[in-house]
Molecule: transfer RNA
Organism: Candidatus Omnitrophota bacterium
RNA sequence: GCCGACGUAGCUCAGUUGGUAGAGCAGCGGUUUUGUAAACCGCUGGUCGGGGGUUCGACUCCUCUCGUCGGCU
Numbered sequence: 001g002c003c004g005a006c007g008u009a010g011c012u013c014a015g016u017u018g019g020u021a022g023a024g025c026a027g028c029g030g031u032u033u034u035g036u037a038a039a040c041c042g043c044u045g046g047u048c049g050g051g052g053g054u055u056c057g058a059c060u061c062c063u064c065u066c067g068u069c070g071g072c073u
Base pairs, nucleotide, nucleotide: 001072002071003070004069005068006067007066010025011024012023013022019056027043028042029041030040031039049065050064051063052062053061
């Protein structure tokens, strides 16, 4: 330098023919217990890496860019 994959909650990840974003764990509150843990119930938490574009509408499509990983030279 060229090619490809990935980037979504604190962490690990889902989310697809474009229709307003979720799970598990973690955190907080509650029930239970003499108490703790475990178990159960509930809650909080996101400008979907960033900019621009297409569209009535974009995590999703196009483009530029940043980062991580892999391959080729």